[in-house]
Molecule: transfer RNA
Organism: Candidatus Sungbacteria bacterium RIFCSPHIGHO2_01_FULL_50_25
RNA sequence: GCGCGGGUGGUGAAACCGGCAGACACGCUGGCUUGAGGGGCCAGUGCCAGCAAUGGCGUGGAGGUUCAAAUCCUCUCCCGCGCA
Repeated sequence: GCGCGGGUGGUGAAACCGGCAGACACGCUGGCUUGAGGGGCCAGUGCCAGCAAUGGCGUGGAGGUUCAAAUCCUCUCCCGCGCA
């Protein structure tokens, strides 16, 4: 240099043929249980604004297509594999 795969919450990861982003698990927070710890069970858990209802933003970064993009297109950064 060329080709292929990947980048999504705190972590590992889902998301069909473009239509509710973060299912599920772990972790964390609170509670119950215990003499205490562990374990178990229940609830919560992206960010911002708001008293609330709710609204806005968020899939490595920047653009584009579309009513609608994690998903399609262009450029770009990073990681891995292969070829030369």